[in-house]
Context: one part of a larger RNA
RNA sequence: GGAUGAACGCUGGCGGCGUGCCUAACACAUGCAAGUCGAACGGGUGCAUUCUGCGGAAGGUUUCGGCCGGAAGGAGGAUGCAUGAGUGGCGGACGGGUGAGUAACGCGUGGGUAACCUGCCCUGUACAGGGGGAUAACACUUGGAAACAGGUGCUAAUACCGCAUAAGCGCGAGGGACCGCAUGGUUCCAUGUGGAAAGCGAACACGGUACAGGAUGGGCCCGCGUCUGAUUAGCUGGUUGGCAGGGUAAAGGCCUACCAAGGCGACGAUCAGUAGCCGGCCUGAGAGGGCGGACGGCCACACUGGGACUGAGACACGGCCCAGACUCCUACGGGAGGCAGCAGUGGGGGAUAUUGCACAAUGGGGGGAACCCUGAUGCAGCGACGCCGCGUGGGUGAAGGAGCAUUUCGGUGCGUAAAGCCCUAUCGGCAGGGAAGAAAGAGACGGUACCUGACUAAGAAGCCCCGGCUAACUACGUGCCAGCAGCCGCGGUAAUACGUAGGGGGCAAGCGUUAUCC
Repeated sequence: GGAUGAACGCUGGCGGCGUGCCUAACACAUGCAAGUCGAACGGGUGCAUUCUGCGGAAGGUUUCGGCCGGAAGGAGGAUGCAUGAGUGGCGGACGGGUGAGUAACGCGUGGGUAACCUGCCCUGUACAGGGGGAUAACACUUGGAAACAGGUGCUAAUACCGCAUAAGCGCGAGGGACCGCAUGGUUCCAUGUGGAAAGCGAACACGGUACAGGAUGGGCCCGCGUCUGAUUAGCUGGUUGGCAGGGUAAAGGCCUACCAAGGCGACGAUCAGUAGCCGGCCUGAGAGGGCGGACGGCCACACUGGGACUGAGACACGGCCCAGACUCCUACGGGAGGCAGCAGUGGGGGAUAUUGCACAAUGGGGGGAACCCUGAUGCAGCGACGCCGCGUGGGUGAAGGAGCAUUUCGGUGCGUAAAGCCCUAUCGGCAGGGAAGAAAGAGACGGUACCUGACUAAGAAGCCCCGGCUAACUACGUGCCAGCAGCCGCGGUAAUACGUAGGGGGCAAGCGUUAUCC
């Protein structure tokens, strides 16, 4: 000198774009953050329309016996709309947060997979025949304070289960051809055996099953690279390898039994400390050094530890089970919870924001769609925290007012500075108009940006420094005191170094200080 997610002191006009718990991965009140589909299914409730069969009012008529008339009401069926719960489907594995752990194939880079998977999407081929038994909801009921659990009975499906059919699909064994990279791969022939499906809808449509290919996303393996310490020198028993088996989508001590005795290490094993990694960011002429906040990619984690279930995908932040700590409820028997989502609270700290608006846009989930959900996101609020831009006026105006400072008392400086005169209106304020962003409609932002008009120099400058380094000097006070200080050093009676004033220098809505990096 440059830089920062900064903090502190003094000061503070406006706007744009960014950015904001670096500490306690400390504990959390409250609200919201993942739902959706009635075009898969049965049924409950409410409203409306309509139909059926009850019911019989008002009114009319009467020969007083009745007759006509059909309202209210309540019951059942159908249709439509809305809605609570349930079965079922898809989605809750994305999106969002954090950096605790991890020195590791975790990450980066380049490869391999003859060792693998891939829901939704795209392409192609073929198919969808015929049956069955249940179960929630519901009704009744039992236990319990509750959370919830149980019994009996009924019912539906794109829920569940057989049967049929089925290839170039799976499995087994036989033969042939071609190829490669050890196991092997591709393909052909004949054969045995096994395995599918679902409907809904007025219709278009939307779906179902099998196989093959694609796309996308992932799993696993390998080469190389990836901090410090030797005041850590030896480490290792599933350890290293083999064989057989299990397991997995898949190779493998991944796991098990048996056999062998190996494997790693001064090219630093093991141990200890520290740390998420990268694209990048800062600095530097570069080489290099430092950093990994925001944004993007990957990884890991979700109160702590462990476990599996479901599923195409999880060993799953707002799912389940167990254990533990903590908090809460309780009728003391037992239960409930997990903000490292968005706000917000306490605490810690030098220090870091609103319990805001909207789904209008972009994107995501569900749905045929309308649409619903979305603290992702788009915006707004707060903070000079940073960068950038703008303003706080412009011209003219005296050998030069007043005031202040100084003085050799003559003067000199502040100083064209002010006043005065002329001009302008950026920003801010006032008034009027008023968007794009949306594709027919639909705009949170927002009466915002922007445009126009009238008005007034008005509402808008501070901070640090002035001994040398280092740009900038005098006066007074103080008297090794009070104090200053980055280094050298100043201060003990004329201090350009302390304090104040005048003047000056620097930067400027900032200026200094502190911390850290180059």

RNAcentral holds the full RNA, with entries from ENA and SILVA. A computed fold for a 518-nucleotide part of an RNA from an uncultured bacterium, annotated as small-subunit ribosomal RNA, 5' domain. It matches the Rfam family "Bacterial small subunit ribosomal RNA". Its mean pLDDT, the model's own confidence on a scale to 100, is 85.